Record summary:
This is a predicted structure of a 72-nucleotide RNA (transfer RNA). Rfam family: tRNA. Rfam's curators write: Transfer RNA (tRNA) molecules are approximately 80 nucleotides in length. The same sequence occurs in records of 3 taxa. RNAcentral holds the sequence, with entries from ENA and Rfam.
[in-house]
């Protein structure tokens, strides 16, 4: 220098055009003499930034940023 992949909640990830989700974690409650476990509820997201296409974009296109891998 070129090519490919990844970027979504605190963490690990799902979500291939039509209301953003799960597990773990956090907080509150129930239970217990108390803790843990269990159960119930709840909060937490500019979906990496920008632009474009579309009635509508996490999703498609372009560009930039960050990371991983490969080729020379």
């Nucleotide at each position: 220098g070129c090519c490919u992949c990844u970027g979504u909640a605190g963490c690990u990830c799902a979500g291939u055009g039509g209301u953003a989700g799960a597990g773990c974690g956090g907080c509150a409650g129930u239970u217990u003499c108390g803790u843990a476990a269990a159960c119930u509820g709840u909060a937490g997201g500019u979906c990496g930034g920008g632009a474009g296409u579309u009635c509508a974009a996490u999703u498609c296109u372009c560009u930039c940023c960050a990371g991983a891998g490969g080729c020379u």